The RNA shown here (transfer RNA) has 71 nucleotides and comes from Phellinus viticola. The organism belongs to Phellinus, within Eukaryota. The RNAcentral record of the sequence draws on ENA. Rfam family: tRNA. Its mean pLDDT, the model's own confidence on a scale to 100, is 81.

RNA sequence: GGUCUUUUAGUAUAAUGGUAGUACAACUGCCCUUCACGCAGUAAGUGCCAGUUCGAUUCUGGUAAAGACUA
Numbered sequence: 001g002g003u004c005u006u007u008u009a010g011u012a013u014a015a016u017g018g019u020a021g022u023a024c025a026a027c028u029g030c031c032c033u034u035c036a037c038g039c040a041g042u043a044a045g046u047g048c049c050a051g052u053u054c055g056a057u058u059c060u061g062g063u064a065a066a067g068a069c070u071a
Stems, first nucleotide, its partner, number of pairs: 001070007010024004018054001026042005047063005
């Protein structure tokens, strides 16, 4: 230099173009003499910029980061 893959909440990980979920973690409440455990609830997310579409995490292009292969 070339080809390809990945990027979703603090972490990990789902999601056939049609309301973005789950687990752990965090916070609040209940329980308990207190902590822990347990129960209920809350908040938090699609790398960035464009395009296609009634509608994009999903499809297309560019770009950034990380990785694999190759020269």